Overview: This is a predicted structure of a 75-nucleotide RNA (transfer RNA) from a Chitinophagaceae bacterium. The organism belongs to Chitinophagaceae, within Bacteria.
[in-house]
RNA sequence: GCUCCCAUCGUCUAACGGUCAGGACUCCAGAUUUUCACUCUGGAAACACGGGUUCGAUUCCCGUUGGGAGUACCA
Numbered sequence: 001g002c003u004c005c006c007a008u009c010g011u012c013u014a015a016c017g018g019u020c021a022g023g024a025c026u027c028c029a030g031a032u033u034u035u036c037a038c039u040c041u042g043g044a045a046a047c048a049c050g051g052g053u054u055c056g057a058u059u060c061c062c063g064u065u066g067g068g069a070g071u072a073c074c075a
Base pairs, nucleotide, nucleotide: 001071002070003069004068005067006066007065010025011024012023013022018055026044027043028042029041030040031039048064049063050062051061052060
């Protein structure tokens, strides 16, 4: 250089082109408990960026950025 894969709450991980983007942990509040822990209830928190296609894009296409793998060259 070329090819391929990946990027989602603070972390991990889901989601037929039509969801208020789900779950677990975490955090906050409450219940329970003499207290703590456990348990229960409620809440907060995310689609890497820019375009395109589409009635509609986290999802499909192109590019960028970052990460990973493979491969070629190195006189």